[in-house]
This is a predicted structure of a 1408-nucleotide RNA (small-subunit ribosomal RNA) from Bubalus bubalis bubalis. NCBI's taxonomy places the organism under Eukaryota, Eumetazoa, Gnathostomata, Bovidae, Bubalus bubalis. RNAcentral holds the sequence, with entries from SILVA. Rfam family: Bacterial small subunit ribosomal RNA. Rfam links the family to the GO terms structural constituent of ribosome and ribosome.

RNA sequence: AGAGUUUGAUCCUGGCUCAGGAUGAACGCUAGCGACAGGCCUAACACAUGCAAGUCGAGGGGCAGCAUGAAAUUAGCUUGCUAAUUUUGAUGGCGACCGGCGCACGGGUGAGUAACACGUAUGCAACCUGCCUGUAAGCGGGGGAUAACCCGGAGAAAUUCGGACUAAUACCGCAUAAUAUCAUUGAUUCGCAUGUUUCAAUGAUUAAAAAUUUAUUGCUUACAGAUGGGCAUGCGUAUGAUUAGCUAGUUGGCGGGGUAACGGCCCACCAAGGCGACGAUCAUUAGGGGUUCUGAGAGGAAGGUCCCCCACAUUGGAACUGAGACACGGUCCAAACUCCUACGGGAGGCAGCAGUGAGGAAUAUUGGUCAAUGGACGCAAGUCUGAACCAGCCAUGUCGCGUGAAGGAUGACUGUCCUAUGGAUUGUAAACUUCUUUUAUAUGGGGAUAAAGUGUGAGACUUGUCUCAUUUUGCAUGUACCAUAUGAAUAAGCAUCGGCUAACUCCGUGCCAGCAGCCGCGGUAAUACGGAGGAUGCGAGCGUUAUCCGGAUUUAUUGGGUUUAAAGGGUGCGUAGGCGGGUUGCUAAGUCAGUGGUAAAAGCGUGUGGCUCAACCAUACCAAGCCAUUGAAACUGGCGAUCUUGAGUGUAAACGAGGUAGGCGGAAUGUGACGUGUAGCGGUGAAAUGCUUAGAUAUGUCACAGAACCCCGAUUGCGAAGGCAGCUUACCAGCAUGCAACUGACGCUGAGGCACGAAAGCGUGGGUAUCAAACAGGAUUAGAUACCCUGGUAGUCCACGCAGUAAACGAUGAAUACUAGCUGUUGGCGAUAUAAUGUCAGCGGUAAAGCGAAAGUGUUAAGUAUUCCACCUGGGGAGUACGCCGGCAACGGUGAAACUCAAAGGAAUUGACGGGGGCCCGCACAAGCGGAGGAACAUGUGGUUUAAUUCGAUGAUACGCGAGGAACCUUACCCGGGCUUGAAAGUUAGUGACGAGAGCAGAGACGCUCUUUCCCUUCGGGGCACGAAACUAGGUGCUGCAUGGUUGUCGUCAGCUCGUGCCGUGAGGUGUCGGCUUAAGUGCCAUAACGAGCGCAACCCCUAUCUUCAGUUACCAUCAGGUAAUGCUGGGGACUCUGGAGAGACUGCCACCGUAAGGUGUGAGGAAGGUGGGGAUGACGUCAAAUCAGCACGGCCCUUACGUCCGGGGCGACACACGUGUUACAAUGGGCGGUACAGAGGGUUGCUACCUGGUGACAGGAUGCUAAUCUCAAAAAGCCGUUCUCAGUUCGGAUUGGAGUCUGCAACUCGACUCCAUGAAGCUGGAUUCGCUAGUAAUCGCGCAUCAGCCAUGGCGCGGUGAAUACGUUCCCGGGCCUUGUACACACCGCCCGUCAAGCCACGGAAG
Repeated sequence: AGAGUUUGAUCCUGGCUCAGGAUGAACGCUAGCGACAGGCCUAACACAUGCAAGUCGAGGGGCAGCAUGAAAUUAGCUUGCUAAUUUUGAUGGCGACCGGCGCACGGGUGAGUAACACGUAUGCAACCUGCCUGUAAGCGGGGGAUAACCCGGAGAAAUUCGGACUAAUACCGCAUAAUAUCAUUGAUUCGCAUGUUUCAAUGAUUAAAAAUUUAUUGCUUACAGAUGGGCAUGCGUAUGAUUAGCUAGUUGGCGGGGUAACGGCCCACCAAGGCGACGAUCAUUAGGGGUUCUGAGAGGAAGGUCCCCCACAUUGGAACUGAGACACGGUCCAAACUCCUACGGGAGGCAGCAGUGAGGAAUAUUGGUCAAUGGACGCAAGUCUGAACCAGCCAUGUCGCGUGAAGGAUGACUGUCCUAUGGAUUGUAAACUUCUUUUAUAUGGGGAUAAAGUGUGAGACUUGUCUCAUUUUGCAUGUACCAUAUGAAUAAGCAUCGGCUAACUCCGUGCCAGCAGCCGCGGUAAUACGGAGGAUGCGAGCGUUAUCCGGAUUUAUUGGGUUUAAAGGGUGCGUAGGCGGGUUGCUAAGUCAGUGGUAAAAGCGUGUGGCUCAACCAUACCAAGCCAUUGAAACUGGCGAUCUUGAGUGUAAACGAGGUAGGCGGAAUGUGACGUGUAGCGGUGAAAUGCUUAGAUAUGUCACAGAACCCCGAUUGCGAAGGCAGCUUACCAGCAUGCAACUGACGCUGAGGCACGAAAGCGUGGGUAUCAAACAGGAUUAGAUACCCUGGUAGUCCACGCAGUAAACGAUGAAUACUAGCUGUUGGCGAUAUAAUGUCAGCGGUAAAGCGAAAGUGUUAAGUAUUCCACCUGGGGAGUACGCCGGCAACGGUGAAACUCAAAGGAAUUGACGGGGGCCCGCACAAGCGGAGGAACAUGUGGUUUAAUUCGAUGAUACGCGAGGAACCUUACCCGGGCUUGAAAGUUAGUGACGAGAGCAGAGACGCUCUUUCCCUUCGGGGCACGAAACUAGGUGCUGCAUGGUUGUCGUCAGCUCGUGCCGUGAGGUGUCGGCUUAAGUGCCAUAACGAGCGCAACCCCUAUCUUCAGUUACCAUCAGGUAAUGCUGGGGACUCUGGAGAGACUGCCACCGUAAGGUGUGAGGAAGGUGGGGAUGACGUCAAAUCAGCACGGCCCUUACGUCCGGGGCGACACACGUGUUACAAUGGGCGGUACAGAGGGUUGCUACCUGGUGACAGGAUGCUAAUCUCAAAAAGCCGUUCUCAGUUCGGAUUGGAGUCUGCAACUCGACUCCAUGAAGCUGGAUUCGCUAGUAAUCGCGCAUCAGCCAUGGCGCGGUGAAUACGUUCCCGGGCCUUGUACACACCGCCCGUCAAGCCACGGAAG
């Protein structure tokens, strides 16, 4: 000293929370010792029991009890000893009694009290004071009672009554008496005053107690002192205004009474005062202070222990005694409670010390001693003392000590973790060796606190003190402390470990259990829950809870704010108050300085010292406040004088939608009358309601009514604000400017107060043309109590009242001064004269510095300063409730709390989004061509069914998808039958076979039986197989939301970023924006940016043209040979073709446009022209997109099964729905016959020419080809003929029957193909929707992969024939860039508001 938390991120505002310290604490876990402190905060609740105030015989009468003495009697009997009894107050003493002093101290508690109660400082000329000290004086002489004791009575008791005796330092007269008291008179001092001091004189009144050891003590009076008290006053000491008025003894006076004393303290009379916004009264809370805690301080909070003061003693009241009380352990009365009782009556007061019950989270022993300190009494010894000193209990706190120290690596074992043959950690820790002995245990020593005090004796003098000797006094105490012995021996826990905040892993759990101070953690890989290991912090303690201060500058005096975050009053005038111009004189209230008094002690601070240290204690010094006094005079204040610049007055000529009242005007609107005129008008997105043949709308003339004032008109002007607009008259008011004549600080602000105050609203009376809440109708709509339309009443207008609020806004209070400019404009002045320029006051724009969180503001400040007012202190609840005030009402003003949340909010940033804007692109639309959606079938999916219908894929981006081949196998699913180191692979040891053949049972896997029986060798062994043991296995089981890899999509869209620099507090921006251009962030220009990277393009492949090289199986122009015919043969290297290498295209050339990039052109040339066509190639990223079943892989799960083998079944089911396709519905066609032209592929378990058979699928033969050679192989549409003639047909071919072929172990479930027969739906398809821009669509056939065969109409390729259309970018969809709004950021499939449903609570109403 700060930190966490609002956001995707940022800055700010702002609350919440944490880290620190403290406590009379409590709770949880744990616990060795000592010292010093502390210990009912709650029920001022109730209390059993014991103790806490007595003492004096040197005041008195006495003598119950104890002891001694004496006497008497009796007994034992040694005639004087013992014992017993009785008598005797004679002695020591002393219960009870009379008397004196004390009991008013000490001790406890904090209920009451907001007050002279407390603190501080003064005053008493208005007072008292026992005991104590000093001074002066006195103590003479009498009297009458009474308690105790005794006798008697009443009562249960407490207690009480009667009679009789008696004493005193008890009580009462008398005498004496003043510096006492009172009265009168005279003089005198002091004081602001009432008053008062001193002296003198006269008169009146008032006192006493004795004891005795003869030393003294006690008593009475007076005056002083000291101590302790009483009273009064200034200042200070809580909260609430949702408490604003209170007060009749109230305020004062005169006179009395009362008191120690002043005083309405009390009383009679008189007056009507007194207090209050500087907070009276009322209500609530509370003992106050020294001090304590915290804080840098200022402050804030507290008042336990200790000290001072106050108040109280079960509750309330009262007095008595006394020096002192209205009395804690006294009295009386009343009340409540408790106890005793013989029921008649009595007793009691722990907030003293212990202790009990109760309350409570919670607070101790019914201890010891008067040894010390102190108190009461006493001459004293002494007695009493729960004051006090000690001890006991409690980790309640603070301080101190200890639980060992050194060495010791095999870095031991165990535990834990990991990347696991091994390592890390626990950890020098342990073991082990050496050492020490604080503490502990045992034994012994040791006596400070007592150099005090008491008694006795002696001495000295100053007669109450000192000295000497001696005696005696210790609870604590078996203390502290010291020594010796023993032996590491007797002694460590608690909390935490996600961030804040020091400290991390494993297991369990699975939004469960739980944690949590805030943020938050937990839904199967939790460093946040629980356990463990480890670590961190503190340590005889550690955590939690509660409370206070701090952090919080989050109430801001120090030290905050108010445009938008909470916050400027709607505006002015003005009272109190606050603040206030220049010069000068006086003063001294504030201010400053010196001195004095006080500020109790303790405490805090500093120094020093004593307990072994420390805490603790002792001692010395220091500080703040208040009061008084002396001085200073700058500043503020006060008083006086003076000045003119602030302010005001005057005057001159201006200015304006400033206000009030009156008059006038035209246009428009509506209505009325009369014409003209005829069928509609009106209204809307489109309509309808409405008006209209009874004549509307339209148009003309005339008339009336009310309201508002076009153009001018403006970033204009005026006004305090609200607000003010036709013209004109009257009245009223104002600002600015010029002059400088007058006044001379007269000023600024302004709580309360007063006034003004838009619209709507209210009251009364008018007025009512337009418009128009409510209302009505028509539309719109799912609905439409709305938006739109037709009507329409309050109201809108006027007068007079009320109301008093607005986003009453510049969201910016008023005033003054100062602080760069530029520019426009309004009203003046001055100067000049076409411009330009100066100055004052307004209204605007832009901008420097500055300020600000930023946006912004910026001489009209939100800058720099001063003064005054108002207001704010997290969001919600709420501007609500209650109360009060105002109002006719509506409502306004003032204005909370409970409860709840961790945020709410401001500005700016990046995205995303918008039925916002601009620009641009795409088969996106449009223009076209052909389809899908209707039918039948094929195939996939959903659903349903099933023993199973294995699993996955699900908008675009799943659905002829994984699957480029499900009859068995595949196969993962179901049923049944088997196996368990296993179906497969490896290692080790053993055996010698393995294999083959045959038979039996079985659905098969497999089981049983029989026959046969090893190989190689370097002799070490190796190969192969079997069974055995062990280590290993296996899983298409789960998690694609733990992952790798791969893939889809946005999208082949043009974007996505970086370095340095610059801008911004920052997130971020710039670059990448702007203009032009491009298919393109493609390029050019511009430019606080300059460059670069991934993408684009290019480089790669195929194709289109040419050249060159090479040519067999391809080709055949020329030459030759040959055939029925054919490059068939020799040959050729020309052509086609094949496959290597090159060329070619770059807006290169021309014209035009353009700065350029580039664009345009039926341009030229060229095979090809502006990316020639096609392919491969997919940026940063998005969708927790898809896949654990292709593969790999973390974790979890199964292990005679979720593994594995076999047979059969299923994946092929079928009321239905959807997707993708095939074939059609026909004549641009179908059937039949003839005939022509490809490309790219495949082939030895194969393709098969050719021949024969069969209608055919195919079969039987046979030949060629490991392929530019042979073969699949027929290309089809096309073309040439012919037939059909618009029909469910010679279209269409589903379905079904029959007969076959082929593959295969096997075609039932469940294959394809062939032939014959059968001949369904369907006549071009609703809403809607898909593809395609040229060799494309459409159409036609061919091939291949997989494959025994095939459900292929699918997929991937190949060629043949071969179109139409694009005006254009308004709209739909998707995308890119710029900009704008946003309360969204999971980002519009967002966010969010209200009602309702169900349950509960409260209130009201109704029925009963």